[in-house]
Context: one part of a larger RNA
């Protein structure tokens, strides 16, 4: 961007992709078969071994923002005590959440259908027999087609189903567009009437072409009014995006989940779960240290609860031959 108004959700499968493995064991049986020695099948059941896949309850690994012991050194205005910083996280003993292992745990290949390879058949003739073929017809592989797990309408052949929106207001154009003439103006070599009038026709009354003036219609115009039509611009429908608080989602875009009508983070309270009995005082030891106060004290990610903090705002998007 297209998909022919806009937009939410929810399919269909054109068509692509992955998987497709193999052993031992038991029953069938010591059967069949075979003189004996040996010794199956077809069926049914169990159990592995590689390979894939998800997954972290349970074995473990790791966890440089948790816990704890401990060395050397420098520091907290000097000492005891308690503490910090360096030293591969200084070594070391653990370990939450989260990542993960044939180092753990659960799935998977199957089964069924279809048309078929060799093959093995039925009926049957060319060719009075025979002949699975020549018409004709059945079966018959880990393979081929479904079937199973993924992706999939940018399948431009763009597919379906459902639900959701869809209006006011102002303003510009005719000097760069294009129709109309209903009023107004303008104009006409059109049309009818009225009037006037040279000449002309007539013995007259008078007629009649022509011209001019007038009124009407018609008809053409117009930077005029009104519709109509085209264009703009606010506003903003359903929705959607930025942003902002995040996330078992992620290189980033994407995805999801919240944005006060709220538990999205983060604090805070409770839990789990982890180290493993803080510090202070108290006493027992001449000390090094023990023992009680105390399963104490500390504590990232879990797990539930609270509005205490921070989720402020800002844009995009609509019209009819849909």
């Nucleotide at each position: 961007c297209g998909c022919u108004g806009g937009a939410g959700a929810c399919u269909u499968g054109a068509g692509g992709g992955g998987a497709g493995c193999c052993g031992c064991c038991u029953u069938a049986a010591g059967u069949a078969c075979g003189a004996a020695a040996g010794g199956a099948a077809c069926a049914a059941g169990g159990u592995g071994g590689a390979c894939g896949g998800a997954c972290c309850g349970c074995u473990g690994g790791u966890g440089u923002a948790c816990c704890g012991g401990u060395u050397g050194u420098c520091c907290c205005a000097g000492c005891c005590a308690g503490g910090g910083g360096c030293a591969u996280c200084g070594c070391c003993g653990g370990g939450u959440a989260g990542c993960u292992a044939u180092c753990g745990u659960c799935c998977g290949g199957a089964a069924g259908g279809g048309a078929u390879a060799a093959g093995c058949g039925c009926u049957g003739a060319a060719a009075g027999c025979a002949u699975c073929u020549a018409a004709g017809u059945g079966c018959g592989a880990a393979g081929c087609c479904c079937a199973c797990c993924c992706c999939g309408a940018g399948a431009u052949g763009a597919g379906g189903u459902u639900u959701c929106c869809u209006g006011c207001a102002a303003g510009c154009c005719g000097u760069u567009a294009a129709g109309c003439c209903a009023c107004c103006g303008u104009u006409u070599c059109c049309u009818a009437c009225c009037g006037a009038u040279a000449a002309c026709c007539g013995c007259g009354a008078g007629g009649u072409a022509g011209u001019c003036g007038g009124u009407a219609g018609a008809g053409a115009c117009g930077a005029g009014u009104a519709g109509c039509g085209g264009c703009u611009u606010g506003c903003g429908a359903a929705g959607g995006u930025c942003c902002c608080a995040g996330g078992a989602a992620g290189a980033c875009g994407a995805c999801c989940u919240g944005g006060u009508u709220g538990a999205u983070a983060g604090g805070c309270c409770g839990c789990a779960g982890g180290u493993g009995u803080a510090a202070g005082g108290u006493u027992c030891g001449u000390g090094a240290g023990g023992a009680c106060u105390u399963a104490a004290g500390c504590c990232g990610a879990g797990c539930g609860g609270u509005a205490c903090u921070a989720a402020u705002g800002a844009c995009c998007c609509a019209a009819a031959u849909a």
Large-subunit ribosomal RNA, domain VI from a Minisyncoccia bacterium, 322 nucleotides, folded computationally. The coordinates come from a structure-prediction model, not an experiment, and the mean pLDDT is 81. NCBI's taxonomy places the organism under Bacteria, Bacillati, Minisyncoccota, Minisyncoccia. The RNAcentral record of the full RNA draws on ENA. Rfam family: Bacterial large subunit ribosomal RNA.